[in-house]
Molecule: transfer RNA
Organism: Nitrososphaerota archaeon
RNA sequence: GGGCCGGUAGUUCAGUGGUAGCAACGUCCGCCUUGCACGCGGAAGGUCUGGGGUUCGAAUCCCCACCGGUCCA
Numbered sequence: 001g002g003g004c005c006g007g008u009a010g011u012u013c014a015g016u017g018g019u020a021g022c023a024a025c026g027u028c029c030g031c032c033u034u035g036c037a038c039g040c041g042g043a044a045g046g047u048c049u050g051g052g053g054u055u056c057g058a059a060u061c062c063c064c065a066c067c068g069g070u071c072c073a
Stems, first nucleotide, its partner, number of pairs: 001072007010025003018056001027043005049065005
């Protein structure tokens, strides 16, 4: 320098055009326990890397940039 894959909650991630978004772990609260852990129930937490475009409508499609991974040179 070029090809491919990816960037969504604190972390790992689902969602591939139609309600501004799933789950797990973690955090907080309650129940349970003498107490802690485990277990059970509940809650908070994300306008989706940035910008532009297409569309009635974009996390999702297109373009550019940035960042990470991988392959080639």